Molecule: Bacterial RNase P class A
Organism: Leucobacter sp. Ag1
């Protein structure tokens, strides 16, 4: 230098005007139960995100039994760890790619059981015999003979073919010819057993039967986790109306829970009819965030120090100028570092209970680590 690959920052800065929302203050109009409240103008401070997104998974939080049994359902699936917890995140194993760095795996059981599987092929799940070889009866032919050729029959599974796959590999033994039919080794699957390892597991020995195909994001087995519902949860207050009919109900209604147990204990459902549809709280200081130190391979966690002003009405948080940085495009100059001038460019998006994770969208920019080519010394 040239190509890979992982990871991080950032999300333009400053001024001025215009406007938009809570809040505070001050001014005037209205109303008042005289406490105030609700409009307008002024005027202060404040006022979106790294994803606030999607609502996909986890928890806080409520509330229904201080959430209980079992059934049915769901979800997850190598080990160890981390975390309030998870399906996330961190090390590590196996297995797959890739020279490497590093990437990918919905990574339990297909040697319980059921089932499914296009095309092609002779045969596809305790398979099969199209062509070619090779062998064994029987015929026909030729040859003294040994044989050599053809055609039936059947027999093996070496070779071709077909396919994502055709039921181990090599040498012998053995046979009529052949085959795990036997044998040696080797590959592979099970089982012991010993080392190493907290473990997934790796390495090494015996021992077996010779060999077992995929698929469980098919059914189901195994093991683990899940009560059920959401801030429109939930409380408080303040205020209106009228009731009538019918059902179930203390022999247990409604409700917790989809269903039975099992808790609770007086109401409740449905039709007509009739009234309000205001305020408050929960709300935002947290499982928070920076630094720095201590443990740890890391995730992460322990201490110090330190910093944080959306919380709505389901509704605001913009937009123009100018300086000025950035990037591109053109010109122009240049001592080749670059300066100078004009144009043009800045995404996706968007709080409504908070977090904690994934997944998606995002114009550019900087910046590191490590990998491989390849040049100089």
């Nucleotide at each position: 230098u040239g190509g890979g690959u992982c990871g991080g920052u950032g999300a333009g800065a400053c001024g001025g005007u215009c406007g938009c929302g809570u809040c505070g203050c001050g001014u005037u109009c209205g109303c008042u139960u005289c406490g105030g409240c609700g409009g307008g103008c002024g005027u202060g401070c404040c006022g979106a995100g790294g994803a606030a997104c999607g609502u996909c998974c986890g928890g806080g939080c409520u509330g229904c039994a201080c959430a209980g049994a079992g059934g049915a359902g769901a979800a997850c699936g190598g080990u160890g760890g981390g975390u309030a917890a998870c399906g996330c995140c961190c090390a590590c194993c196996c297995g797959g790619g890739g020279c490497a760095a590093c990437c990918c795996g919905c990574g339990a059981g297909a040697a319980a059981g059921u089932g499914c599987a296009a095309c092609a092929g002779a045969a596809a799940g305790c398979a099969g015999a199209c062509c070619g070889a090779c062998c064994g009866c029987u015929c026909c032919g030729g040859g003294c003979a040994a044989c050599c050729g053809g055609a039936g029959c059947g027999g093996c599974a070496c070779g071709g073919g077909u396919g994502a796959a055709a039921c181990g590999g090599u040498g012998g033994u053995g046979u009529a010819a052949g085959a795990g039919a036997c044998c040696a080794c080797c590959g592979g699957c099970g089982u012991c057993c010993g080392u190493g390892g907290u473990g997934a597991c790796a390495c090494g020995g015996g021992c077996g039967g010779c060999c077992a195909g995929g698929u469980a994001a098919a059914c189901c087995u195994c093991g683990u986790u899940c009560g059920c519902a959401g801030c429109a949860a939930g409380g408080c207050c303040a205020g209106a109306c009228a009731g009538c009919a019918g059902g179930c109900g203390u022999u247990g209604a409604a409700g917790c829970u989809c269903c039975u147990c099992g808790c609770c204990g007086a109401g409740u459902c449905u039709g007509c009819g009739g009234g309000u549809a205001g305020g408050c709280c929960g709300c935002u200081a947290g499982a928070g965030g920076g630094u720095g130190u201590c443990g740890g391979c890391a995730a992460c966690g322990g201490c110090a120090c330190u910093c944080c002003g959306a919380g709505a009405g389901a509704g605001a948080u913009g937009a123009c100028c100018g300086u000025c940085a950035c990037c591109g495009c053109c010109g122009g100059u240049u001592u080749c570092g670059g300066c100078c001038g004009g144009c043009g460019g800045g995404a996706c998006a968007g709080a409504a209970c908070c977090c904690g994770g994934c997944g998606u969208a995002u114009g550019a920019u900087c910046c590191g680590g490590c990998c491989c080519a390849u040049u100089c010394u």